[in-house]
Context: one part of a larger RNA
């Protein structure tokens, strides 16, 4: 010097990103126990008191009988006296200390998130992430839908719509607004478009034939592909947002000022409803006011000017729960002011 451990005057979080670490609490019995609440909880809430050993038997209990009640029987009550028991009680004894060591909850207040028990990144993340019961939409009538597989076949399921698949939300309570113009899905079928089919007309090439020559040229073959016929799809017409998604701007106006219930105008498919709001969302921002502190960029309660909340990518609440996150308090302490000493084991040095 390092590791592990012990003790510490006075103070007691002044340490620090943060009480990290340590200290403290701790067992059993008795008393007592708030807000809130889904009436189960919260709760071991909190906060107090007791605890060894010896003796006694006041009180209480037990035992037994006399006696009484009831009765076919079982049974029930139960005194005096005696005996037994000690979580009550009384008296005494010892120590600094009686749950004497070991073992052995710290607690409270407020807020965020997630209802909960559970699951997860084997080896840096245990969480607010995943799951969940529950809600909802949609597909599927059984050779089901869906999935794996060129196929056979298998799963679904030896199940059958109170079933199975898929998507989203995520206990519970109160709720879940407006928009179908775009995209998707479902339904519709009048018209337009449109594949295969169909082959008109035409154009080369070839040669039977015709032609004095130049040339013409059937059939067959090649190219080209009009009319006609038309399926689904698309265009089109509707529906559908717990489908993907979206949910405005400018100007003016009230008898102080300010503000604008009100009016005008443009645009849109419709212009954000309830609730919440500087929020796990707020840039400006340490917004402003209040609370807590001597002093508070955090925290709590409000305000609303929401850069850029908002209703199942759910909105707002919520008891209980959490090795969750944030702020505060009590207790406690070498975290600190500020360090000291000691022990054990190392390292190093000397022998």
């Nucleotide at each position: 010097c390092c590791u592990u451990u012990g003790u510490u005057a006075a103070g007691g979080a002044a340490c620090u990103c943060g009480g990290c670490a340590a200290a403290a609490u701790g067992a059993c019995c008795c008393c007592g126990u708030a807000a809130c609440u889904u009436c189960g909880g919260g709760a071991g809430a909190a906060g107090g008191g007791g605890u060894g050993c010896c003796a006694c038997a006041g009180a209480g209990g037990g035992u037994a009988u006399a006696g009484g009640c009831a009765a076919a029987u079982c049974g029930c009550c139960g005194a005096a006296a005696g005996c037994c028991c000690u979580u009550c009680g009384u008296g005494g004894c010892c120590g600094c200390a009686g749950a004497g060591a070991c073992c052995a909850g710290g607690c409270c207040c407020a807020a965020g998130c997630g209802a909960c028990u559970g699951u997860u990144u084997a080896c840096c993340a245990a969480a607010a992430a995943c799951a969940c019961a529950a809600g909802u939409a949609u597909c599927u009538g059984c050779u089901a839908a869906a999935u794996c597989g060129a196929a056979a076949g298998a799963u679904g399921a030896u199940g059958u719509a109170u079933a199975g698949g898929u998507g989203c939300u995520g206990a519970c309570a109160c709720c879940u607004g407006c928009c179908c113009g775009g995209u998707g899905c479902u339904g519709g079928a009048a018209g337009g478009u449109u594949a295969a089919g169909g082959g008109g007309a035409a154009g080369g090439c070839u040669u039977a034939g015709c032609u004095u020559a130049u040339g013409c040229g059937a059939a067959g073959g090649c190219u080209c592909g009009a009319a006609c016929u038309u399926a689904a799809g698309c265009c089109c017409c509707a529906g559908u947002a717990a489908a993907c998604g979206g949910c405005g701007g400018c100007c003016g106006u009230a008898a102080c000022u300010a503000u604008a219930a009100c009016g005008g105008u443009c645009c849109u498919a419709a212009g954000g409803u309830a609730g919440c709001g500087a929020a796990a969302u707020u840039c400006c921002u340490u917004g402003u006011c209040g609370g807590g502190u001597a002093a508070g960029u955090u925290c709590c309660g409000a305000c609303c000017c929401g850069c850029a909340c908002g209703a199942a990518a759910g909105g707002u609440g919520u008891a209980a729960c959490g090795a969750u996150u944030u702020g505060g308090g009590c207790a406690c302490u070498g975290u600190c002011u500020c360090a000291a000493c000691a022990a054990a084991g190392g390292a190093u040095c000397c022998g």
The part of an RNA shown here (large-subunit ribosomal RNA, domain IV) has 351 nucleotides and comes from a Peptoniphilaceae bacterium. Model confidence (mean pLDDT): 85 of 100.